[in-house]
Overview: The RNA shown here (Guanidine-I riboswitch aptamer) has 166 nucleotides and comes from Paenibacillus cellulosilyticus. Model confidence (mean pLDDT): 79 of 100. It matches the Rfam family "Guanidine-I riboswitch aptamer". About the family: This family represents a conserved RNA structure found upstream of the ykkC and yxkD genes in Bacillus subtilis and related genes in other bacteria. The function of this family is unclear although it has been suggested that it may function to switch on efflux pumps and detoxification systems in response to harmful environmental molecules. Lineage of the source: Bacteria > Bacillati > Bacilli > Paenibacillaceae > Paenibacillus.
RNA sequence: GACAAAGCUGUCUAGGGUUCCGUUGAUCCUCCCUUAAUUGCCUACUUCAAAGUAUGCGAUGGAGGUGUUAAGACUGGUCCGAGAGAUGGCGUGCGAUGGCCAACCAGCUGCUGCGGGAAGCGGUUCGGAAGGCGCGCAUACACGGAAGGACAAAAGCCUGGGAGAU
Numbered sequence: 001g002a003c004a005a006a007g008c009u010g011u012c013u014a015g016g017g018u019u020c021c022g023u024u025g026a027u028c029c030u031c032c033c034u035u036a037a038u039u040g041c042c043u044a045c046u047u048c049a050a051a052g053u054a055u056g057c058g059a060u061g062g063a064g065g066u067g068u069u070a071a072g073a074c075u076g077g078u079c080c081g082a083g084a085g086a087u088g089g090c091g092u093g094c095g096a097u098g099g100c101c102a103a104c105c106a107g108c109u110g111c112u113g114c115g116g117g118a119a120g121c122g123g124u125u126c127g128g129a130a131g132g133c134g135c136g137c138a139u140a141c142a143c144g145g146a147a148g149g150a151c152a153a154a155a156g157c158c159u160g161g162g163a164g165a166u
Base pairs, nucleotide, nucleotide: 007090008089009088010087011086012085015080016079020077021076022074023071024070025069026068027067028065029064030063031062032061037060038059039058040057041056043054044053045052046051091139092138093137094136095135099133100132101131104128105127106125107124108123109122110121111120112119141161143164147159148158149157
């Protein structure tokens, strides 16, 4: 200085945010209770008055809502998600092969053909055989910004085993 099957991919995780769901808060609306408690008002009565009593209607309160809105310094579900995380599959390489298949080759043989041969087709062999399936093994190592990009958004996502460092 150069090379890359330092491959491809599913599921998941660390991590990530906030579209949707859920959760929580606020607000609006509807309903429930006037009393366990606090409180406001109308009316009536008592009373000089203050105040008290009674009935009723509200508020605090309770329940609900396909209402509105805020929150991811809301556990979650959905969602995104690793080259340097996990795991599976494929691929690749190597090995073994006493399993299965097998193009093709060789021997023997039958038929066709022929004057004879070459040749062709078929059968057969504890014959050979590239290759395929199946089987086993390997697939190592790996520090890293800033900035930008996508989706609703962010990120150990993508640019990117990049720049840079060693």